[in-house]
RNA sequence: GGGGCGAUAGCUCGGCUUGGCAGAGCGCCCGCCUGGCUGGCGGGAGGCCGGAGGUUCGAAUCCUCCUCGCUCCA
Repeated sequence: GGGGCGAUAGCUCGGCUUGGCAGAGCGCCCGCCUGGCUGGCGGGAGGCCGGAGGUUCGAAUCCUCCUCGCUCCA
C1' cells in the first nucleotide's frame, strides 16, 4: 500500500440479508415476598446505532469518504 471482518445501553450481543416505533441477557434503581439474604416476583431508568456526507416520504439498515480494532496478502 491492497483485500476481508467488526464498531448498537455500563458489559456481552441480537436487529442490517427484506429501509418503516431501537431490543435481549447481565448489571443499576424502586417496590413486594422473607426474620434476613447471595434467593424469588413486579416495575423503572439508561443508547437516537464509530464520525461526516449522499439517496429516500422515511436510514442502525442502501451508497461514498474518514477514524479505530482484528485479520490476510505484499
Predicted 3D model of a 74-nucleotide RNA (transfer RNA) from Candidatus Caldarchaeum sp. The organism belongs to Candidatus Caldarchaeum, within Archaea. Its Rfam family is "tRNA". Gene Ontology term of the family: triplet codon-amino acid adaptor activity. The family's RNA type in Rfam is transfer RNA. RNAcentral holds the sequence, with entries from ENA.